[in-house]
RNA sequence: CCUGUGCAUCGCUCCACCGCUCCCGGUCGCAAGGCCGGGGGAGGAAAGUCCGGGCAGCGUAGGGCACCAUGCUUCCUAACGGGAAGGGGCCGCACUGGGAACGGUGCGGCCACGGAAAGUGCCGCAGAAAGGGAGACCGCCGAACCGCAGCGAUGCGGUGGCAAGGGUGAAAAGGUGAGGUAAGAGCUCACCAGUGCCGGUGGCGACAUCGGCAGCUUGGUAAACCCCAUGGGCUGCAAGACCAAAUAGGCCGGGAGGUCGGCGUGCCGCAAGGUGCGUUGGCAAAGGGUGGUCCGCCCUUUCCCGGCGGGUAGGUCGCUCGAGCCUGUCGGCGACGGCAGGUCCAGAUAGAUGGUGGAGACCCCGCAAGGGGGACAGGACCCGGCUUACAGAUGCACAGGACCU
Numbered sequence: 001c002c003u004g005u006g007c008a009u010c011g012c013u014c015c016a017c018c019g020c021u022c023c024c025g026g027u028c029g030c031a032a033g034g035c036c037g038g039g040g041g042a043g044g045a046a047a048g049u050c051c052g053g054g055c056a057g058c059g060u061a062g063g064g065c066a067c068c069a070u071g072c073u074u075c076c077u078a079a080c081g082g083g084a085a086g087g088g089g090c091c092g093c094a095c096u097g098g099g100a101a102c103g104g105u106g107c108g109g110c111c112a113c114g115g116a117a118a119g120u121g122c123c124g125c126a127g128a129a130a131g132g133g134a135g136a137c138c139g140c141c142g143a144a145c146c147g148c149a150g151c152g153a154u155g156c157g158g159u160g161g162c163a164a165g166g167g168u169g170a171a172a173a174g175g176u177g178a179g180g181u182a183a184g185a186g187c188u189c190a191c192c193a194g195u196g197c198c199g200g201u202g203g204c205g206a207c208a209u210c211g212g213c214a215g216c217u218u219g220g221u222a223a224a225c226c227c228c229a230u231g232g233g234c235u236g237c238a239a240g241a242c243c244a245a246a247u248a249g250g251c252c253g254g255g256a257g258g259u260c261g262g263c264g265u266g267c268c269g270c271a272a273g274g275u276g277c278g279u280u281g282g283c284a285a286a287g288g289g290u291g292g293u294c295c296g297c298c299c300u301u302u303c304c305c306g307g308c309g310g311g312u313a314g315g316u317c318g319c320u321c322g323a324g325c326c327u328g329u330c331g332g333c334g335a336c337g338g339c340a341g342g343u344c345c346a347g348a349u350a351g352a353u354g355g356u357g358g359a360g361a362c363c364c365c366g367c368a369a370g371g372g373g374g375a376c377a378g379g380a381c382c383c384g385g386c387u388u389a390c391a392g393a394u395g396c397a398c399a400g401g402a403c404c405u
Base pairs, nucleotide, nucleotide: 001401002400003399004398005397006396007395008394009393010392012360013359014358015357016356017355018354020041021040022039023038024037025036026035027034028033043376047387048386050385051384052383053382054381055236056235057234058233067232068231069230070229071228072086073085074084075083076082087113088111089110090109091108092107093106094105095104096103097102114227115226119225120224121221122220123219137166138165139162140161141160144159145158146157147156148155149154174192175191176190177189178188179187193217194216195214196213197212198211199210200209201208202207240317241316242315243314250308251307252306253305254304255303256302258283259282260281261280262279263278264277265276266275267274268273285301286300287299288298289297290296324343325342326341327340328339329338330337331336362373363372364371365370
């Protein structure tokens, strides 16, 4: 100097004109609103809506079942599945100890990292065999027993024995070496690796380390069921609260409700009958719809007026001062916290924050004049995280490469 990775910061600036939205002051107006002046007006992710919390309603959530989520430790936090610091494991590179098995140190990266010795399931292909100590494909043995041959030594065959060697596989039931044996085997021993139990030391803890005992060696998979522990009531600002047109229906009050017949019943009457009330049916009438109007047609039996209540449209609140932001300082390895000072920083409602022109800085092309470029993307109750997208610029750290000293 170039390239890459990680972390952090920024992610165009200024002016003019025309507009939008909110607030404040003045003025006009009954009001709605207009006019004038001043001020505020998107992001690092406003995004995805994945996790957590505030807030709100339903509700009283004590317990069980089911379901979902989380899962090494400690800490941070309002909380979290987020973050910080640590522990452990795995992988790679370099150096190194040992004859080997295997170990040590440093650097870098990754890990949803409880339980596989409660049970069940699964383990493709290959392979004889893929899981209660199994398994003879190629192999090794012929000690023991049986048969045959042989005087015999012995040979052959069988009953069998063997997990050493080969081969398959990601994985074949610890490894290296020695003893042992017919051949073998933790069968025995030494060392190595691991597991379990006991004890000591260090650490808040995960855990580390040391000593002893036990040949104990038990395959993998729980982002398979499952088991254990912990947490979770449900729904989201279209939550929810208030005010409240029109229309329809509900309730209350007032008014109008003709005539004929049937039925029931009260009253008058000795009776015939008359009359009141209720109910039912017809006619008339009324109201509504269609329609410019009349007729006609259709619907209802009730219609008209007033009031009340719930509630729709619409409006107001919720709504933005909050786990806020900035600076300094102190505590802490750190996430973060304490204190002091300063500061107010969008609240729209189908959704305002825009458009045009010019100048400057930056980047690209060009010798120059000049030309071109600016990403990802926009609030919708608020906040803390995570994830994803992103032209370009800057700083720091690390890795690789080139050149120079």